A computed fold for a 74-nucleotide RNA from bacterium TMED88, annotated as transfer RNA. The sequence was found in a public genome assembly. Rfam family: tRNA.

[in-house]
RNA sequence: GGGCCUGUAGCUCAGUUGGUUAGAGUAUACGCCUGAUAAGCGUAUGGUCAGUAGUUCAAGUCUACUUAGGCCCA
Numbered sequence: 001g002g003g004c005c006u007g008u009a010g011c012u013c014a015g016u017u018g019g020u021u022a023g024a025g026u027a028u029a030c031g032c033c034u035g036a037u038a039a040g041c042g043u044a045u046g047g048u049c050a051g052u053a054g055u056u057c058a059a060g061u062c063u064a065c066u067u068a069g070g071c072c073c074a
Stems, first nucleotide, its partner, number of pairs: 001073007010026004019057001028044005050066005
């Protein structure tokens, strides 16, 4: 220098053909349960979907560039 992959909640990850409310587990707070804990159950909190721009009626999803990490080639 070139190519490819990854970046979504504090953490680990899903997200279908672009489609109207972006989810799960875990963590945290609260409640239920218990004589009391643990476990279990429930509720809530938590998101600039890495960033910018573009395409579209509509973008986490498509396109370009930038950026961080990883792999391969030179």

Its mean pLDDT, the model's own confidence on a scale to 100, is 82.